[in-house]
Molecule: Bacterial RNase P class A
Organism: Candidatus Hydrogenedens sp.
RNA sequence: AGAGUAAUCUGGAUGGUCGCGGCAGAAAUGUCGAGGAAAGUCCGGACUCCAUAGGGCACAGUGCUUCGUAACACGAAGGCGGGGUGACCCGACGGAAAGUGGAACAGAAAAUACACAGCCUAAAUAGUUGCGAUAAGCAAUUAUCGGCAAUGGUGAAAAGGUGCGGUAAGAGCGCACCAGCAUCGUGGUGACACGAUGGCUUGCUAAACCCCACUGGGAGCAAUUCCAAAUAGGGGAACGAUAGUGCGUGCCCGCACUGUUCCCGGGUAGGAAGCUUGAGGUAUAGGGUGACCUAUAUCCCAGAGGAAUGACCGUCUCGAAGGGUUUUCCCUUUAGACAGAAUCCGGCUUAUAGGAUUACUCUCAGA
Numbered sequence: 001a002g003a004g005u006a007a008u009c010u011g012g013a014u015g016g017u018c019g020c021g022g023c024a025g026a027a028a029u030g031u032c033g034a035g036g037a038a039a040g041u042c043c044g045g046a047c048u049c050c051a052u053a054g055g056g057c058a059c060a061g062u063g064c065u066u067c068g069u070a071a072c073a074c075g076a077a078g079g080c081g082g083g084g085u086g087a088c089c090c091g092a093c094g095g096a097a098a099g100u101g102g103a104a105c106a107g108a109a110a111a112u113a114c115a116c117a118g119c120c121u122a123a124a125u126a127g128u129u130g131c132g133a134u135a136a137g138c139a140a141u142u143a144u145c146g147g148c149a150a151u152g153g154u155g156a157a158a159a160g161g162u163g164c165g166g167u168a169a170g171a172g173c174g175c176a177c178c179a180g181c182a183u184c185g186u187g188g189u190g191a192c193a194c195g196a197u198g199g200c201u202u203g204c205u206a207a208a209c210c211c212c213a214c215u216g217g218g219a220g221c222a223a224u225u226c227c228a229a230a231u232a233g234g235g236g237a238a239c240g241a242u243a244g245u246g247c248g249u250g251c252c253c254g255c256a257c258u259g260u261u262c263c264c265g266g267g268u269a270g271g272a273a274g275c276u277u278g279a280g281g282u283a284u285a286g287g288g289u290g291a292c293c294u295a296u297a298u299c300c301c302a303g304a305g306g307a308a309u310g311a312c313c314g315u316c317u318c319g320a321a322g323g324g325u326u327u328u329c330c331c332u333u334u335a336g337a338c339a340g341a342a343u344c345c346g347g348c349u350u351a352u353a354g355g356a357u358u359a360c361u362c363u364c365a366g367a
Stems, first nucleotide, its partner, number of pairs: 001363010012316007020033005035338001039349002042347005047220004059216005064078005079093001080091004094211002099209002101205002116152002118148003124144008160178006179201001181198007224273004234264006243258006280299008318336001319334006
């Protein structure tokens, strides 16, 4: 100098005028007023109501270890596996010698291994030829019965791998090394690592059923609670006219409804609480590798509730674009990303113009 890796921060500053929302105030006025993600609503909690003796089944979720935390599917530190020259990155990463199931096509065979091509005639049976004497026997050869799984081909995957020995041909049949498994020892809280010994190997698939361990009752602030009109209903009591209407087919008579006043109760509109002082922020000190924890001091930082947080005019600054000189420098234009609180926290994920910082790695060049 170039190329990268990891982590973190910032997300314009300031003045004036007008305006908006909350709070205080009689008023004037004062004071506070979006984010790193306020977003997605994907996890985990607080809180509220409902349900609930206790336990189990079912269902759902999580899934290497230890730690952190109120809790988590989050985080930290590690282990193992994979990738990268490296800094570093990625991983649903328990169990397949508990059981059930699955593996299209191809292939002989897909888990009770198998035998298509191929290899082998040592043994057995039958034949042929030669030697021999037409016998016995020997040699060669063919077939059958058989032996084998090294080699070939198929497949995502073929029953440990490589090499040497061995054999009729072969085979963990024997041996060496490697992988895996079991047991023991050592180290580690643990995942696991290292070493020794052993028999020789027990395939893949659990984001298939399943087994094991742990966790989970449901709904959500439009939760929930309180106050409470007008009008119209509901219940009760009293009063009054003996008036009207209806029914008993007419009359008498009877029953029901209609009136006024008072009382009671429920719901609606509306209002209030929940509502923002909190697993809170900042600083310092201490503990811890770290996530994080502890102590002290200090601060109060939207709380609307159909939703305010805005508009205009200046000054400055970071970039960007254009122009002039063309090294510096000067001039002009332009605040320019994602987005926007609605009960509150802890995470995760996703979006994000531009700028800044720290640590580390590789390559090249020079001293």